This is a predicted structure of a 104-nucleotide RNA (TPP riboswitch aptamer (THI element)) from Phycisphaerales bacterium UBA7812. The source organism's lineage runs through Bacteria, Pseudomonadati, Planctomycetota, Phycisphaerae and Phycisphaerales. Model confidence (mean pLDDT): 76 of 100.

RNA sequence: GACGAUCGCUCGGGGCGCCGGGGUCAGCGUGACUCCCGGCUGAGACGCACCCGUUGAACCUGAUCCGGCUCACACCGGCGGAGGGAACGCGAUCAGCCCCGGCG
Repeated sequence: GACGAUCGCUCGGGGCGCCGGGGUCAGCGUGACUCCCGGCUGAGACGCACCCGUUGAACCUGAUCCGGCUCACACCGGCGGAGGGAACGCGAUCAGCCCCGGCG
């Protein structure tokens, strides 16, 4: 000097579903609800939490999508490295490369 990893700080981005029972509201086909209890998956299902910030599959759009599986969600594959998407932030430590100095 260029580049990288981890941690921290600040700032910013993002999601919150499914099943059973109950409640409330609307309405009499049933539907709606960031409400309560139990269960499922998950990092997270409303947590002063969790995940993600361009090396960006965090998340959104297409999508009330297509195939498999499931009571359903989840999950797997496709769509698809398609289109979008929030810091090229600051600090500490470490690693590696180059240069200079010291010691052996």